A computed fold for an 83-nucleotide RNA from an Alphaproteobacteria bacterium, annotated as transfer RNA.
Lineage of the source: Bacteria > Pseudomonadati > Pseudomonadota > Alphaproteobacteria.
It matches the Rfam family "tRNA". By type it is a transfer RNA.

RNA sequence: GGAGGGGUGGCGGAGCGGUCAAUCGCACCAGACUGUAAAUUUGGCGUCCUCGGACUUCGAAGGUUCAAAUCCUUCCCCCUCCA
Numbered sequence: 001g002g003a004g005g006g007g008u009g010g011c012g013g014a015g016c017g018g019u020c021a022a023u024c025g026c027a028c029c030a031g032a033c034u035g036u037a038a039a040u041u042u043g044g045c046g047u048c049c050u051c052g053g054a055c056u057u058c059g060a061a062g063g064u065u066c067a068a069a070u071c072c073u074u075c076c077c078c079c080u081c082c083a
Base pairs, nucleotide, nucleotide: 001082002081003080004079005078006077007076010026011025012024018066028044029043030042031041032040046055047054048053059075060074061073062072063071
């Protein structure tokens, strides 16, 4: 240089234009259980909050659309193969 795949919560990872603050697992926080801890189990787990909602977020910047993690363009980074 050429071809292909990928980048999403703290980590891994799923994700169809709307029902997405985003399945699931791990980690973490709180409760139950336990003499203690572990294991198990219940709830929580972006921010604010009057708990009804509001706001922001999927590599970066633009674009399309009433609506984008999802589609388009450019760029950055990672992996595989070829040269």